[in-house]
Context: one part of a larger RNA
RNA sequence: CUGCGGUUAAGGAACUAGGCAAUCUAACCCCGUAACUUCGGGAGAAGGGGUCCCUCCCCGCUUCGGCGGAAGGGCGCAGGAAUCAGACUGGGCGACUGUUUAUCAAAAACACAGUUCUGUGCUAACUCGUAAGAGGAUGUAUACAGAAUGACGCCUGCUCGGUGCCGGAAUGUUAAGGAAGCCGGUCAGGGAUUCGUCCCAAAGCUGGCAACCGAAGCACCGGUAAACGGCGGCCGUAACUAUGACGGUCCUAAGGUAGCGAAGUUCCUUGUCGGGUAAGUUCCGACGUGCAUGAACGGCGUAACGACUUGGUCGCUGUCUCAACCGCAGACUCG
Numbered sequence: 001c002u003g004c005g006g007u008u009a010a011g012g013a014a015c016u017a018g019g020c021a022a023u024c025u026a027a028c029c030c031c032g033u034a035a036c037u038u039c040g041g042g043a044g045a046a047g048g049g050g051u052c053c054c055u056c057c058c059c060g061c062u063u064c065g066g067c068g069g070a071a072g073g074g075c076g077c078a079g080g081a082a083u084c085a086g087a088c089u090g091g092g093c094g095a096c097u098g099u100u101u102a103u104c105a106a107a108a109a110c111a112c113a114g115u116u117c118u119g120u121g122c123u124a125a126c127u128c129g130u131a132a133g134a135g136g137a138u139g140u141a142u143a144c145a146g147a148a149u150g151a152c153g154c155c156u157g158c159u160c161g162g163u164g165c166c167g168g169a170a171u172g173u174u175a176a177g178g179a180a181g182c183c184g185g186u187c188a189g190g191g192a193u194u195c196g197u198c199c200c201a202a203a204g205c206u207g208g209c210a211a212c213c214g215a216a217g218c219a220c221c222g223g224u225a226a227a228c229g230g231c232g233g234c235c236g237u238a239a240c241u242a243u244g245a246c247g248g249u250c251c252u253a254a255g256g257u258a259g260c261g262a263a264g265u266u267c268c269u270u271g272u273c274g275g276g277u278a279a280g281u282u283c284c285g286a287c288g289u290g291c292a293u294g295a296a297c298g299g300c301g302u303a304a305c306g307a308c309u310u311g312g313u314c315g316c317u318g319u320c321u322c323a324a325c326c327g328c329a330g331a332c333u334c335g
Stems, first nucleotide, its partner, number of pairs: 001330008010321002014319001019316001027051005036041001038151001052074004058069004075079001086314007093306002098110002114149007126135003152301004157231003162228002164224005171219003177213002181209006189200004232250005259293001260290001271287005
């Protein structure tokens, strides 16, 4: 010097990104216990006191051994050996118990009960399999499957123009297929012939075109947002000023309602005001000018819960002022 363990004057978070780490606390009995609350909780809240040994009398219980209480007495520095919660409080998120990145993440992520939508009438939908077949289910819409949200409370606004899904069938478009008709190839036969061949051409076989008939789909007409999604701009205006209930105008499918709001969302920004501190880029309460909140991609609250996250207070301490010493194991020196 390194690691592990221990003690420390005075101070007590001044340390630090942050009380990280280490203290404090702790068992049992008695007293006592707030806000809030879903009346269950919160709660071991908090905060106090006691704990060993002996005893005539007194009280209660007794399985008659004793035990407990009360009142008094005794000893020690110390009467719970060890094991064995520090506490309180404000905000955020997630209701909760659970689950997760085996080996850097345990969380606000996943799940969850509850809520909603969609599909499915049973040989169900859906899934696996080429198929047989199997699961669903020895279930039957209070069931099963898929999707979203996520206890509970109060609620969940407007928009169907786009995309999707559902319904409709008149019209337009539209495949295979069918098909009247048309044009070719081949050539029995007929005609011509310079005997090489040329022209016409039935049936059959065969190639091409094709009026017309022809479903779903698409176009079209409706519905549907707890389907995917979306939810404006400019100008003016009140008897100080400021502001703009109000008016005008353009655009849109419709222009963001209730709530919440510098937020886990606010760039400017350490916004402004208030609180807390001697001093506060964090924190809490407001304001609203929301760069770029907002309602099941749920909105806003919420008791309880949390190895979550962020402020504050008390206690406590070698975290620090500021370091010292001790023990063990190394390093190191000598052998």